[in-house]
RNA sequence: CAGGACUCAACGGGGUGCCCUGAAGCAGGGCUGAGACCAUACCCGCGGAACCUGAUCCGGACCAUACCGGCGAAGGGAUUGAGCCUGCGAUGAGA
Numbered sequence: 001c002a003g004g005a006c007u008c009a010a011c012g013g014g015g016u017g018c019c020c021u022g023a024a025g026c027a028g029g030g031c032u033g034a035g036a037c038c039a040u041a042c043c044c045g046c047g048g049a050a051c052c053u054g055a056u057c058c059g060g061a062c063c064a065u066a067c068c069g070g071c072g073a074a075g076g077g078a079u080u081g082a083g084c085c086u087g088c089g090a091u092g093a094g095a
Stems, first nucleotide, its partner, number of pairs: 001087004006083005011045004017031006051076003057070004
């Protein structure tokens, strides 16, 4: 100096849907999920995606839903410091 899918700190970005019951912006139960408001949580921070747009999109499955796949190498999207590891280089000393 470069790299790291590792650790820590600070800061920042983001989502919260579907079905059933009931006296129904609330409560209980169920589905997927890291997370579906127990949040001082969870996920993500330069990117094959945390998340948003296209999208009231297309195909499949389902009681139903971004539930699964496609779209998708698409267009956007939030970072610094320290440590550690790896590689390369420079300088000095000794043999």

Model confidence (mean pLDDT): 75 of 100. Predicted 3D model of a 95-nucleotide RNA (TPP riboswitch aptamer (THI element)) from Marinobacter segnicrescens.